This is a predicted structure of a 397-nucleotide RNA (Bacterial RNase P class A) from an Alphaproteobacteria bacterium. RNAcentral holds the sequence, with entries from ENA. It matches the Rfam family "Bacterial RNase P class A". The family's RNA type in Rfam is ribozyme. It is recorded under the gene name rnpB. Of the family's consensus pairs, 96% are formed in the model. The prediction has a mean pLDDT of 75.
[in-house]
RNA sequence: UCAGGUGGCCGGAUGGCCGCCUUUCGUCCGUUCGCGGACGGGGGGAGGAAAGUCCGGGCUCCAUGGGAUCACGGUGCCGGGUAACGCCCGGCGGGGGCGACCCCAGGGAAAGUGCCACAGAAAGCAAACCGCCGGCACGCCUCCGGGCCCGCCGGUAAGGGUGAAAGGGUGCGGUAAGAGCGCACCGCGCGGCCGGCAACGGACGCGGCACGGCAAACCCCACCGGGAGCAAGACCAAGUAGGGGCAGCAGCCGGUUCGCCGGCAGCCGCGGUCCCGCGGCGCUGCCCGGGUCGGUCGCGCGUGGCGCUCGGUGACGGGCGUCCCAGAUGAAUGGCCAUCCAUGGCAUGCCCCCGGGCAUGUCGGGACAGAACCCGGCUUACAGGCCACCUGACCUU
Repeated sequence: UCAGGUGGCCGGAUGGCCGCCUUUCGUCCGUUCGCGGACGGGGGGAGGAAAGUCCGGGCUCCAUGGGAUCACGGUGCCGGGUAACGCCCGGCGGGGGCGACCCCAGGGAAAGUGCCACAGAAAGCAAACCGCCGGCACGCCUCCGGGCCCGCCGGUAAGGGUGAAAGGGUGCGGUAAGAGCGCACCGCGCGGCCGGCAACGGACGCGGCACGGCAAACCCCACCGGGAGCAAGACCAAGUAGGGGCAGCAGCCGGUUCGCCGGCAGCCGCGGUCCCGCGGCGCUGCCCGGGUCGGUCGCGCGUGGCGCUCGGUGACGGGCGUCCCAGAUGAAUGGCCAUCCAUGGCAUGCCCCCGGGCAUGUCGGGACAGAACCCGGCUUACAGGCCACCUGACCUU
C1' cells in the first nucleotide's frame, strides 16, 4: 500500500423566527373549593432498530383445594450467567477458510413402526447388468503354441456403470479370479486405565467388522408449560330507547288466596274497505340500577441511565457517587431561513505518476424508519462515516 476478519460507536451540526404536546412557577378571572380557563416565564419532548410481534418476564382480569398420570405444545452437547428465556458467555465435537475467524435444532437408529424418490441388475433377512475366472457343449481360423464367436452351469462385490447412499478405507500377501481370506496402518466397536466438574480427549489391550441413512417421520428419554391480554382492568357518567319501584289516574262484567286472572269493549299494525281473522298495547309524574357517547385513572422511579472502582477469561455480579430523562389518544415531537459538514452531477483553472488530486462557481440533495403499558432478548431494514485490535500478500529499512 492492497485485500480481508472481529468488536465498538455515530447516524447531520449551530443559530434565528413561527408553531405543537407535556410539566412546573407567577399573575388575573371563574368556582360546586375538587378544580377549571386566559396570559407570561422556566424544564423536558422518538429509535438503534421505536419495526416484526418470534421467545422470556413484570402488571391486570378470569379459572384453579393439593399431588400424580395421560393428552397437547415447546426445548434438547457440557459448564456457567440471568428475575426468566428457545437469550448470552466460556468450552467440547463436527464442517469451511492459507489465516485472522466463521457456520451447525448438536439427545437416542443393537425398544418398536415406517420411509429411502429418480436412476440402477440390485435400496435392507442385499444384489450378478457389463466385466473377471472355472467347467461343459457346438462352430470357425491356425504358422499346431493357440486364438475367436455363440450358448448353458457355477464362482466372484477387486474393476466399470447407476445413485445422496451399493454391507469399512489404503497397501502388501494370497487366489482360477476374487474376498478381512491373512497381515500392517487408519477407521469402527468393546474393556478397564489416565486427564477433565462435565461434554469429551489420550495412550493401551481385545475383537476381523458384527451395527447403512433419515427422529426439521411416528416414536423413546429428560426437562419446562393454566388461559387471555392495556381494546387488560378500575372509576365517574349526558341524551334517547328499554328494565325495576312508588304514587295518582285509567271502561264494563265475573272470579279471587286481594298479588292478580279471564272475557267483552277500546286503540295501533297487516290483509284495498266493512264484517271477520291474525298480531301487539295501559297513561302521567318522581326515583333507582345497568349500559352507550364522553371523561378520569392505569401511565411514566424502573429487574432505570451515567461515571468510578473491585471480583471474574467472559456473560455478569458487588460497592460508591450522581441524575430524573416523552407520555400523545382523529394521536404532539413540526415548518421556514442562514452558515457549516458529508455527498452526487456539470463547468472552468492548476498540478502530476494520465486518470486522479486540489481550488472556485453552479444545480441537486441527507439511509432505514417514527413511541402508544413497561422491561430483557432474538430477527429483519439501514445512505454514509469513525475508532480499536487482528490476519494474509507485496514493498522499504